[in-house]
Molecule: Bacterial large signal recognition particle RNA
Organism: Candidatus Aenigmatarchaeota archaeon
């Protein structure tokens, strides 16, 4: 150098997210594969920088391990872009009010408008009128006993003549009640009537004058107001998804390069 056997020793996957204090595991995803097996685990299981525990079993074996320029599948995040949702605010629309422009029906020479009167209206005064209240007269009615008269029967007093008081019932009257007349007083009302000031002049009603407009639905434009509701857009600002971009960062696989380390034993 070769060949046989041994032993250190390796290999039987990684990431990424999520969790955690941190690592790894069960889990959700990538990737890759020549890429083992059982136990334990989500208000969790093992561990502690040499960061799964306990068992078991294939392989290779001094074979290989180790770092990695640089590319990159994939995830996270962070910010644009778009999408919904919610909350403020702005402007248009709408919607109200005014004014311009135009004007459909109508109405008008059987006389438009506008100008006067005058009445409607309301405010005071004052007569009248009716109504009340009140006087006042007639008439009617009125008192169980607490008004009068006449008082049966009965009561009482008396020897007796007779006296007494007095129910009911007849009759009468008072206040008061009612009905009628009526007047003067005063007082109160009045959707009545007259006179008189005065007052507002929108409406409406009449009668004069005037001599051609009157009045206005509906477009439109402006102006304001309103944004309470409704709807568009804008901005602002919270939040939630995501196809894409772009920045960050991790990083499966590829992979320049480059370090470490290659023992023992027999035989040729």
């Nucleotide at each position: 150098g070769g060949a046989g056997g041994c032993u250190a020793g390796g290999u039987c996957g990684g990431g990424c997210g999520g969790g955690u204090a941190g690592c790894g595991g069960c889990c959700g995803c990538c990737u890759g594969u020549g890429a083992c097996c059982g136990u334990c685990a989500g208000u969790c299981c093992g561990c502690u920088a040499c960061a799964g525990u306990c068992g078991g079993g294939a392989c290779c074996g001094a074979a290989g391990c180790c770092u990695g320029a640089g590319g990159g599948c994939g995830g996270c995040a962070g910010c644009g872009c778009g999408c919904g949702c919610g909350g403020g605010u702005g402007u248009g629309c709408c919607c109200c009010g005014c004014g311009a422009u135009u004007g459909a029906a109508g109405c008008g020479u059987c006389g438009a408008a506008g100008c006067u009167c005058a009445g409607c209206c309301c405010u005071c005064u004052g007569g009248g009128a009716u109504c009340g209240c009140u006087g006042u007269a007639u008439a009617g009615u009125a008192a169980a006993c607490c008004c009068g008269g006449c008082c049966a029967g009965g009561c009482g007093g008396g020897g007796a003549a007779c006296c007494g008081a007095g129910c009911a019932g007849c009759c009468g009257u008072a206040a008061g009640c009612u009905a009628u007349a009526u007047u003067u007083g005063c007082c109160g009302a009045u959707g009545c009537u007259c006179c008189g000031a005065g007052g507002a002049g929108u409406c409406c009603u009449g009668a004069g004058u005037g001599g051609a407009g009157c009045a206005g639905a509906g477009a439109c434009c402006g102006c304001g107001g309103c944004c309470a509701c409704g709807u568009a857009c804008g901005c602002c600002u919270g939040u939630g998804c995501u196809u894409c971009g772009u920045u960050g960062u991790c990083c499966a696989c590829c992979g320049a390069a480059g370090g470490c380390g290659u023992g023992c034993c027999u035989c040729c």